Description: This is a predicted structure of a 71-nucleotide RNA (transfer RNA) from Candidatus Peribacteria bacterium RIFCSPHIGHO2_02_FULL_49_16. Its Rfam family is "tRNA". Its family is annotated with triplet codon-amino acid adaptor activity in the Gene Ontology. Rfam describes the family as follows. Transfer RNA (tRNA) molecules are approximately 80 nucleotides in length. By type it is a transfer RNA.
[in-house]
RNA sequence: GCGGGAUUAGUACAGUGGCAGUAUGCGAGCUUCCCAAGCUCGAGAUGCGGGUUCGAUUCCCGUAUCCCGCU
Numbered sequence: 001g002c003g004g005g006a007u008u009a010g011u012a013c014a015g016u017g018g019c020a021g022u023a024u025g026c027g028a029g030c031u032u033c034c035c036a037a038g039c040u041c042g043a044g045a046u047g048c049g050g051g052u053u054c055g056a057u058u059c060c061c062g063u064a065u066c067c068c069g070c071u
Base pairs, nucleotide, nucleotide: 001070002069003068004067005066006065007064010024011023012022013021018054026042027041028040029039030038047063048062049061050060051059
């Protein structure tokens, strides 16, 4: 230099052109003599910039970081 892949909540991962989910963690409450465990509720996220579209996390382009291969 070329090609490919990944990027979603604090962490680990799903997901789909039409409300963004799960587990765990965090906060509050219930339960308990206390702790742990359990139950309920809540806050919190689509790497960044453009384009297409009525609507983009999803499709397209560029870019950043990481990983793999080739040279």